[in-house]
């Protein structure tokens, strides 16, 4: 040196996930309000609404050095005086009112109007004007008539006016000069972008003037020129809306004339037909531009208050006047509306100036002070004026500053809050206390800068004139800033938050209440979200809340996006204007680039300095002002103009190709009707029928005829067209592509806004034509209905000709044209080489992959990939493709196309589940095959229901219902009546105290209770204990309430085979892989592959029973053999051989063979073995599912209760009873019943037991009491079964329910409400609709025995145990449940899900209307003030080529009238929308959603819908076919 100070993000769509997309929020400002609070200062800055109306007083007056006077003030003088004064002199100061000069066109206000040369900016007037100020030239003689004022004399309430007479000037007017200027003619000279500009010369008309004075001088007249203001004109920039596309008659221009300072349709007249517009005219809405302000990294975006410059406007609108300059905010006139005054006769006003008032709003200040400064106007000055300015008040509006103290101080005090509560935490060094400080505030004292001047005196420069010093004077703010001293921490802190976002957490209240809320969202009883409190956290004289605006938003994208499937590609071509555009040469030099000039106003923003004790705030002074204009240069690129080229385009020639148009002609197959014929009882349609056809002869079969519509094979992911589309064969026309090979033009190309033309089906009109088919209609079925799905029939219409309509999922859901980027295969047509196979090169049609893109599915040379040209569209979701307008149509309708309101989502891809009336695969007593039973009887129980004082409470699909209950007469008990207790019934425990108060006894009473009488306890090691009772104190207590606050236990899926982890790997991510696949298996069991290797809980094993053998032990169990005894029995010695009993070991692993398989593993009437492929049984129940079941087993949080929701007690209930259900039991009989007789068990209980033999009793059962703490003794005969007699199929000799009657037993007490006996009654019931359970081997069935619990029992139940003991399994099509795997999903509270419409209801916007009331605009016609111009002007005048009242013509403001157009308010009565915890109908859509859905259409129908026609895939499944890929 050059660059370069610059850019944060979140939360919400989901069970999760990544995008797309909106909603919100964090920061920033403000001319702000609002709430709460409030010590100081300095600096800003203050009606954003009603351009509403305005009471009072103030904002433009000055000049006596223009003038004629002098009313009032003050002075003088003279009179007069009652001594207070009064009266005269304009005589002096001055100086009211006139006359007359200058100002009043500034300054101040506002923002109504204006979308325009208003405004910016840049340039031009050769087409202009400028008082006052500067500088030059040159003047300034003469004269004359008036009129205010004054003074007389009216009028009128008042404003105000008349008429007389007389009067003045820098007021007016006439002559005169005329340097000059003007005009008008004739030259000349030198110039410009055109009309022309200038300089000059001649002649002729025409035009000036004012005084005053201190004699310096202020002033007056003409002309040029300067400077200052200004007019006028142009290029450029400067708001929305096309649902505003055609506008305009002075319009556009010409020529002449009028007007203006001064061009011009600016205005007349005559002439032409212009002239503006998609580069958006006209019309409508809005809006003062602009410097600059907020915001942003920038670009923009928003905005246009204070302060500057410009513009417009003064009550509304019109109009001129005067004047340099106005159509004039505090001037005129004339309409209008309004307000005051009024004698009703008339007047009089204009705060959007400065305070002020009312109104009006959410909301904006003093009816101050001074002219000290700094500006203006007048004046010679002195001065006077000045609400302009400068000051001060008011308001936390805003910006900046400051301070409410600072340091020490632990017993970490009390209070307050919180806890896991004896104690900790917090508040918190925080405070008491101890020292220090004095800003700010009080009180005392001092006190400014802003003052420079003008003016008066003086010095000095030469003297006037001017400068330049000295002195003298002049402050509203204001005794203010400031500065000095005193005393004392003394005067001085709020506000919002505390779920996330986003910094800050408990506690009590409250109970989908009350409330919050920005956006998600809180609150139904343990709310960090409501309200209070304690804490804490941000900011702080402030802090929040609202409204707006920028940012965040890359969310309109220029920087800086996008369009398959999210919102978005025009249905397709041609094609205009427009934008883009191949190679080379020149030439310009318009874009473009560089340099130079001018200008872009200060302010204001950024930097540097400086000044106020700092900051805010000024003050210099630099940069910046990205622009416009102008000139020089440059010449690459693009432009433009000219030459040339061949690659782009085309055309010519040869040849290929097709279902490419269009029209004729021609065929056969199939149906439909007719006609002979054969033939006979059905046909025909469906899941099943039925309607329909048919004995008048159908259906079927022959053959003849006849219509019309449609092309079967070929046929294909083929061909061909722009696209819809297009298929029999053939003439005829006719348009296209594609190939080769030259040749020929020479950029003639791409895209294409409007336009213009095709354009499926369906619908329209006219006329034909109708064989099948088939909306609507009609039967006929389905159904709860069936306005559908199916059936029978059937009309428009499908069909042709010619108008029409122009819309589809018009889809590749992908615009078009050009270039460029790996391969790999097919297939259609072509050339060329080749014998062929095949190779090469085009141009379509496909299929796979790679780099890349994508949110992902996926696309990939036929991109969605990389580039460049052009068009089209999108910008949350609903409303809505609706309403209006508007075009087009015969109409149906298309095309354009909003909003108000409402939601915080609405979607796209994928992903993990669920789930499907989806698929594949496999299991289960899940079917099926069997056996057996339930639903039928009666009766037991259990439940629902009713009932009831109560019938106490739970459990309610599978997983509630002989469940909690393993036993309710009383107790249980929890219910309900009814008496009775309140520190309590009961415990458990501590301290004292007492020793009959315990007890007995009596009355009462249903009992608890109550009353009364009697009474001095027991044991002791003598310390005391026991026992009770009292005082006193802890813990009360509740089967009340929440199993959805909770622990624990259980049920269920499921004994199903599954659930997951670590690392790696894929995927942006959810996730996925591993766990899938290919065998197998009971099994995620195991093998084999494999981007996966490994683990873990489950799974099997490990354990218990029990099947086998061996072994050790041998009592109470056994008894073969010895012995003894008995009527008899292991009764008895004695024994371990057996069975038994219980320790302990073996035994089984697919280990062995065969046979298949790689292996796992399977299969064998396989060996062997007690057992064989888990041998049987048990017990284990993964991760998790039902917010599943229990607060009544128990525990527990939190609510609630406390003379009752506790407790005691007695009665009753939990056992009701029209019925309904679920589990049982016994039957209905002959496989049975009954009688007799004769056998074989397991497991198990017992001392407040079981109780044996004997004996009574028909029994139930007494009575007895033997033996037993049990392998000893008892309960305890096991029945079934077998063996005999009997009953003959009957409501029975079946079956026992119900009844009567007598008993036993248990217990205080069997009525309510026990259970057995025994007599006697003897019911329904004769195998049970629809429908449903169990159960695969010692298993169903079927036979008894036993235990818990209990006094006793409602047990037919529960839990065990043993005897006797089957049948069937073809298979896995179907039901039900799992399990993998895959597909689909709008489903995630997960199908018991979601979801659509129509009606009812409430509430909110909105559309149409008969009609009603408005606004603003235009048009036509009457009217018309004031004022303008024109004519005319008897009347008037000193004004005579005049002026003027008058009268008249046009024009106008206003106002009326009438018809449309447009735009708003309102409205009976209508339409559809939108939104609302529990309304009705139905179930159209997500799944093959139960008829696949969907788009256009047309027609029906309560709704959703349905149904024809074409179409599409954004459709499952399955079967086939083709085509890739790998092996």
């Nucleotide at each position: 040196a050059c660059u370069a100070u610059g850019g944060a993000g979140a939360g919400u769509u989901u069970g999760a996930u990544c995008c797309u997309g909106g909603c919100u929020c964090a920061g920033g400002a403000u001319g702000a309000a609002c709430g709460c609070u409030a010590g100081c200062g300095g600096g800003a800055g203050g009606c954003u609404u009603a351009a509403u109306a305005c009471a009072u007083g103030c904002a433009a007056g000055u000049c006596g050095a223009g003038g004629g006077g002098c009313a009032g003030c003050g002075g003088a003088a003279a009179a007069c005086u009652u001594c207070g004064g009064u009266u005269u002199u304009g005589c002096c100061g001055g100086c009211g009112a006139c006359c007359g000069g200058c100002g009043c066109a500034c300054g101040g206000g506002u923002g109504a109007g204006u979308a325009a040369c208003g405004c910016g900016u840049a340039c031009g007037c050769g087409a202009c004007c400028u008082a006052c100020c500067u500088u030059c030239a040159a003047g300034a003689a003469g004269g004359g008539a008036a009129u205010a004022g004054c003074c007389c004399c009216g009028g009128g309430a008042a404003a105000c006016u008349g008429g007389g007479a007389u009067u003045a000037a820098u007021a007016c007017c006439c002559u005169a000069u005329g340097u000059g200027a003007u005009u008008a003619u004739a030259g000349a000279g030198c110039u410009g972008c055109a009309u022309g500009g200038u300089u000059u010369u001649a002649u002729a008309a025409u035009u000036a003037a004012a005084g005053u004075u201190c004699a310096g001088g202020c002033g007056c007249u003409u002309g040029a020129a300067g400077a200052u203001g200004g007019g006028c004109g142009u290029g450029c920039g400067u708001g929305c809306u096309a649902u505003u596309a055609g506008g305009u008659a002075g319009u556009u221009g010409g020529u002449g004339a009028g007007g203006u300072a001064a061009u011009g349709g600016c205005u007349c007249a005559c002439c032409a037909a212009g002239c503006c517009g998609a580069c958006g005219a006209u019309a409508g809405c809005u809006a003062g531009g602009g410097g600059g302000c907020g915001u942003g990294a920038g670009a923009g975006c928003g905005u246009g208050a204070u302060c500057c410059c410009c513009c417009a406007c003064a009550c509304g609108g019109g109009u001129a006047c005067u004047g340099a300059g106005a159509c004039a905010c505090g001037g005129a006139c004339c309409c209008g509306a309004c307000u005051c005054c009024u004698a009703c006769g008339g007047g009089a006003g204009g705060c959007a100036g400065c305070a002020g008032u009312a109104a009006g709003g959410a909301a904006u200040a003093u009816u101050g002070g001074a002219c000290a400064a700094u500006g203006g106007g007048g004046g010679c000055a002195a001065c006077c004026c000045u609400g302009a300015u400068c000051c001060a008040g008011c308001c936390a509006u805003c910006c900046c500053g400051c301070g409410u103290g600072c340091a020490g101080g632990a017993u970490g005090a009390c209070a307050g809050c919180c806890c896991u509560a004896u104690g900790g935490g917090u508040c918190g060094u925080a405070a008491a206390c101890u020292g220090c400080u004095u800003u700010u505030g009080u009180a005392a004292g001092a006190g400014a800068a802003g003052a420079a001047u003008c003016c008066u005196u003086u010095u000095c420069a030469u003297u006037u004139a001017u400068g330049a010093g000295a002195a003298g004077u002049u402050g509203a703010c204001g005794g203010u800033a400031u500065c000095u001293u005193a005393a004392g921490a003394a005067u001085a802190a709020g506000c919002a938050c505390c779920g996330g976002c986003u910094a800050a957490c408990u506690c009590c209240g409250u109970g989908c209440c009350a409330g919050c809320a920005g956006c998600c969202g809180c609150g139904g009883u343990a709310a960090u979200a409501c309200g209070g409190a304690g804490g804490g956290u941000g900011c702080a004289a402030g802090c929040g809340u609202u409204a707006u605006c920028c940012g965040g938003a890359a969310u309109c994208a220029c920087u800086g996006g996008g369009u398959u499937u999210a919102a978005a590609g025009g249905g397709u071509g041609c094609g205009u204007a427009g934008g883009u555009g191949g190679c080379u040469c020149a030439a310009u030099c318009a874009g473009u680039c560089a340099g130079g000039g001018g200008u872009g106003a200060a302010a204001u923003c950024u930097u540097g300095c400086g000044g106020c004790u700092u900051a805010a705030c000024c003050g210099u002074a630099a940069a910046a002002u990205u622009g416009c204009c102008u000139u020089u240069g440059a010449u690459a690129c693009u432009g433009u103009u000219g030459g040339g080229c061949u690659u782009g385009a085309a055309u010519u020639a040869g040849g290929u190709u097709g279902a490419g148009g269009u029209u004729g002609g021609c065929g056969g197959a199939a149906u439909g009707u007719g006609g002979c014929a054969u033939g006979u009882a059905g046909c025909g349609g469906u899941g099943a029928a039925a309607u329909g056809c048919a004995u008048a002869g159908a259906u079927a079969u022959g053959c003849c005829a006849u219509a019309g519509a449609a092309c079967a094979c070929c046929a294909a992911u083929u061909g061909c067209g722009a696209a819809g589309g297009c298929a029999g064969c053939u003439g005829a026309c006719u348009a296209g592509a594609c190939c080769u090979u030259a040749a020929u033009u020479g950029a003639c190309a791409c895209u294409g806004a409007g336009g213009c033309a095709c354009g499926a089906a369906a619908g329209c009109g006219u006329g034909g034509g109708g064989a099948g088919c088939g909306a609507a209609c009609a039967g006929g079925a389905u159904u709860a209905g069936a306005u559908a799905c199916c059936c029978u029939g059937g009309u428009a219409g499908u069909c042709c000709a010619c108008g029409c309509c122009c819309u589809a999922a018009a889809c590749g859901a992908u615009g078009c044209u050009u270039a460029c980027u790996c391969g790999a295969u097919g297939u259609g047509u072509g050339a060329u080489c080749g014998u062929a196979a095949g190779a090469u090169u085009g141009c379509g049609c496909g299929u796979c992959c790679a780099a890349g893109g994508g949110a992902a599915a996926c696309c990939a040379u036929u991109a969605a990939g990389u580039a460049a040209g052009c068009c089209a569209c999108c910008u949350g979701g609903g409303g809505a493709g609706u309403a209006c307008g508007u075009u087009c149509g015969c109409a149906a309708g298309a095309a354009u196309g909003a909003a108000a309101c409402u939601c915080a989502a609405a979607g796209g891809a994928a992903u993990u589940g669920a789930c499907g009336g989806g698929g594949g695969u496999c299991c289960g007593c899940a079917c099926a095959a069997g056996c057996g039973g339930u639903g039928g009887a009666g009766c037991a129980u259990g439940u629902g229901g009713u009932u009831u004082a109560a019938u106490u409470c739970g459990a309610u699909g599978a997983u509630a219902c002989g469940c909690g209950a393993g036993g309710a007469a009383c107790c249980u008990u929890a219910c309900c009546u009814g008496g009775g207790c309140u520190c309590g019934a009961a415990c458990a425990u501590u301290a004292c105290c007492g020793g009959a108060c315990c007890g007995c006894u009596u009355c009462u009473g249903a009992a608890a209770g109550g009353a009364a009488g009697u009474u001095u306890c027991c044991c002791u090691u003598c310390g005391g204990g026991g026992c009770u009772g009292g005082u006193a104190g802890u813990g009360a207590g509740g089967u009340g309430c929440u199993g959805c606050a909770u622990g624990g236990u259980u049920g269920u899926c499921g004994u199903c085979a599954g659930c997951u982890c670590g690392u790696g790997c894929c995927g942006u991510g959810a996730g996925g892989u591993g766990u899938u696949g290919g065998g197998u298996u009971a099994a995620g069991u195991c093998c084999c592959g494999c981007a996966a290797c490994g683990a873990g809980c489950g799974c099997a094993a490990c354990c218990c029973c029990u099947a086998u053998u061996c072994u050790u032990a041998g009592u109470u169990g056994c008894u073969a053999g010895c012995a003894g005894g008995u009527a008899a029995u292991g009764c008895u010695g004695a024994g371990g051989a057996c069975u038994c009993u219980a320790g302990g070991a073996a035994g089984a692993c697919u280990g062995c063979c065969g046979g298949c398989g790689u292996a796992a593993g399977c299969c064998g009437c396989g060996a062997g073995g007690a057992a064989g492929g888990u041998g049987g049984g048990g017990a284990u129940g993964a991760c998790g599912u039902c917010a599943a079941a229990u607060c009544a087993u128990c525990a527990u949080g939190g609510c609630c209760u406390u003379u009752a929701u506790g407790c005691c007690c007695a009665g009753g209930g939990c056992u009701a009873c029209a019925c309904a259900c679920g589990u049982g039991c016994u039957a209905c009989a002959a496989u049975g019943g009954u009688c007799g007789g004769u056998a074989c068990a397991a497991a198990g209980g017992g001392u407040c037991g079981c109780g044996a033999a004997g004996c009574c009793g028909c029994g139930a059962g007494g009575u007895g009491g033997a033996g037993c703490u049990a392998a000893u003794c008892c309960c305890a005969u096991a029945a079934a079964a077998c063996c005999g007699a009997u009953c003959c199929c009957a409501g029975u000799u079946c079956g026992g329910a119900u009844u009567g009657g007598a008993g036993u037993c248990u217990g205080g007490a069997a009525c309510u409400c026990g259970a057995c006996u025994c007599c006697a009654u003897g019911a329904a019931g004769g195998u049970g609709g629809a429908a449903u359970c169990g159960c695969u081997a010692g298993u169903a069935a079927u036979c008894g025995c036993g235990c818990a619990u209990c006094a006793g029992c409602c047990a037919u139940g529960g839990c065990g145990c043993g005897g006797u003991g089957a049948a069937u399994a073809c298979g896995u099509u179907c039901c039900c449940g799992g399990a993998c795997c895959u597909u689909g999903u709008a489903c995630a509270c997960a199908c018991c899900g979601c979801c659509c419409g129509u009606c009812a209801a409430g509430c909110c916007a909105u559309g149409g209307a008969a009609g009603c009331c408005g606004a603003g605009g235009g048009u036509a016609c009457c009217u018309g003030a004031a004022g303008a111009u024109g004519g005319u002007g008897a009347c008037u005048u000193u004004a005579c080529a005049g002026g003027g009242a008058g009268c008249u013509a046009u024009c106008u403001a206003g106002g009326g009238u009438a018809a449309a157009a447009u735009u708003g308010g309102u409205a009976a009565c209508u339409g559809g929308g939108g939104c609302u915890a529990a309304g009705u109908c139905g179930u159209a859509a997500c799944a093959a959603g139960g008829u696949a859905g969907c788009c256009g259409u047309a027609c029906c129908g309560g709704a959703a819908g349905g149904u024809g026609u074409g179409g599409c895939u954004g459709g499952a499944a399955u079967a086939c076919c083709u085509c890739c890929u790998u092996u």